[in-house]
Context: one part of a larger RNA
């Protein structure tokens, strides 16, 4: 100098505290550890592993088992020699791979293409993230982390960067052996809120028609859409203070960082990744490579994280009836109509989309039943038939009806999360995808609280002291 103290002092943070809703008991969904297996492929491990890499394990994915095959090889370059071929298609044997017969004939005569042989070499999801790069998380969007000269000190090293105000901030002001300056902050980006300017279809509707922006004819007025501006700056007015600022108001769509995103300093954990990919060295090479069939990644006394769904009347069935934003579509969205209780079929109209589809948003609001009951709560289990996708639904998808109707009556020690359009709560759409175990995740809009007296305590973090048998 650190670090570090069950020392001090002073700030902060959904840290505690107020409050709302949960997770620990049920039942199933997914990840794990463990146990089983021929294999149940690898990694991830307090916070910062555990619906985590995996934005999709029936085959394939794949890496593992088991078997059954190759061996210059499934993939690249280089040489020779051969060949008019190869691919495809049909037949045979066979789980295929694959081996044989046959059939086929683009395109070209240096030989791109097949085949054969020889070796240099191909190949490795084989180790080592404690040999690396690169790329993430983590303390933290905390406010810090540093250098020039130039002063002090033998010297490590200090000062600045300490103090007294302030801020969300090492922001800023005032003092000041310091004066300056760099990475951060904070601004500039993106996105929402108000206003204007252009521009006006596919958007919109003062006009007439219609069952309906349906049509028409006009018009950019609104709504809108998307470019470009314009707004907010403590500007102004009062108090207050040396200033910086604060407090209070006014005017405004909006007020003192306006909400929210992106952006993550100089470092910590030898944090995580050789398996995303590069890559040292180390290792296998008729196999640790490589192709195929089938099995496994889905096993099951039990533990553990995270979700869903309940456990009911604020409710849960059944009619009728409103309002959305974002998204996605040509190998696809698939509409009127049609068959079918459904699921889904048949059919194909429109759309390369502000135009046509996906598309019904639910929760809401009107009427109706149900009267506290393991029920008309709840929906696990399991029986029947049936639908889709797909070369195939045994192990191992999904989705309808139908019957069955399990545990659960609010959950122990404990223990997350959230400060406003938030938490609850309702539904809609994406990505990956043939299809789907999605209850995941990412997004999107509707309905919308309740509490913060305050920092004693709890955890974590920043300055500054201080103490030290630590480096």
């Nucleotide at each position: 100098u650190g670090a570090c103290g069950g020392g001090g002092a002073c700030c902060c943070g959904c840290a505690c505290a107020a409050g709302c809703g949960g997770u620990g008991g049920a039942g199933c969904a997914u990840g794990u550890g463990g146990u089983u297996u021929a294999a149940u492929u690898c990694g991830a491990a307090g916070c910062a592993a555990c619906g985590c890499g995996a934005a999709g394990a029936a085959c394939c994915u794949u890496a593992c088992c088991a078997a059954g095959g190759c061996u210059u090889g499934a993939c690249a370059u280089c040489c020779a020699g051969u060949g008019c071929a190869a691919a495809g298609c049909u037949g045979u044997a066979g789980a295929a791979a694959u081996a044989c017969a046959g059939u086929g004939g683009a395109g070209g005569u240096u030989a791109a293409c097949a085949u054969u042989g020889a070796g240099a070499c191909a190949g490795g999801u084989g180790g080592u993230g404690c040999a690396u790069g690169g790329u993430u998380g983590u303390c933290g969007u905390c406010a810090g982390c540093u250098c020039g000269u130039g002063c002090c000190g033998u010297g490590a090293g200090g000062u600045g960067u300490u103090u007294g105000g302030u801020u969300a901030a090492g922001u800023c002001c005032a003092g000041u052996a310091a004066c300056g300056a760099g990475c951060g902050c904070a601004a500039c980006c993106c996105u929402u809120g108000c206003c204007g300017u252009u521009a006006g279809u596919u958007a919109c509707u003062c006009c007439a028609u219609u069952a309906a922006g349906u049509u028409g004819a006009g018009a950019u007025a609104c709504u809108c859409u998307a470019a470009c501006g314009g707004g907010a700056c403590u500007g102004c007015u009062a108090g207050u203070g040396u200033a910086a600022g604060c407090u209070a108001g006014a005017g405004g769509a909006a007020g003192g960082u306006g909400g929210g995103g992106a952006u993550g300093a100089c470092g910590u954990c030898a944090a995580a990744u050789c398996a995303u990919c590069a890559u040292g060295c180390c290792c296998c090479u008729u196999a640790u490579g490589u192709c195929u069939u089938g099995g496994g990644c889905u096993a099951c006394a039990c533990a553990c994280g995270u979700a869903c769904u309940a456990c009911a009347a604020u409710g849960g069935c059944c009619g009728g009836u409103a309002c959305a934003a974002a998204c996605a579509g040509u190998u696809g969205c698939g509409a009127u109509c049609u068959c079918g209780u459904a699921a889904g079929g048949g059919g194909g109209a429109g759309c390369u989309a502000a135009u046509c589809u996906g598309a019904a948003a639910a929760a809401g609001c009107c009427g109706g039943u149900c009267u506290c009951a393991g029920u008309u709560c709840g929906g696990a289990u399991u029986g029947a038939g049936g639908g889709c996708u797909g070369c195939a639904a045994c192990u191992c998808g999904c989705c309808c009806u139908c019957a069955u109707g399990a545990a659960g009556c609010c959950g122990g020690a404990a223990u997350c999360g959230c400060u406003a359009g938030u938490a609850a709560u309702c539904g809609c759409g994406a990505a990956u995808c043939a299809g789907c175990a999605a209850u995941g995740u990412c997004g999107c809009g509707g309905u919308g609280a309740a509490u913060a007296c305050g920092u004693u305590c709890u955890c974590g973090g920043g300055u500054c002291u201080u103490g030290u048998a630590c480096a």
A computed fold for a 471-nucleotide part of an RNA from Spiroplasma citri, annotated as small-subunit ribosomal RNA, 3' major domain. The coordinates come from a structure-prediction model, not an experiment, and the mean pLDDT is 82.